[in-house]
């Protein structure tokens, strides 16, 4: 340095439920809990992708399409990295 990722050390993180709080709402934030997580660090105009919501068209409805709005890094990628048994 490069794979790889241990029943390995010493540590991180925090799904869902429930509480509180912002928001129309996807969602955030704090608390509480721990599904998982080796990137479950960071990036959301300038990469795909999925979620709400608006407005226009198409439909008998379901819902589907364009063009807005905001989210979602624990979908996928991009970007750093922290250990070392093999």
């Nucleotide at each position: 340095g490069c794979a790889u990722g241990a029943g390995a050390a010493g540590g991180g993180c925090a799904a869902a439920a429930c509480c509180g709080u912002u928001g129309a709402a996807a969602a955030g934030c704090g608390g509480c809990g721990a599904c998982g997580c080796a990137a479950a660090g960071c990036u959301a105009g300038a990469g795909g992708g999925g979620c709400u919501u608006u407005u226009u068209g198409a439909a008998a409805a379901a819902u589907c399409a364009a063009a807005g709005u905001g989210c979602c890094a624990g979908c996928c990628a991009g970007c750093u990295g922290c250990c070392a048994a093999u």

The RNA shown here (c-di-GMP-I riboswitch aptamer) has 86 nucleotides and comes from Exobacillus caeni. Its mean pLDDT, the model's own confidence on a scale to 100, is 86. The sequence was found by an Rfam model in a public genome assembly.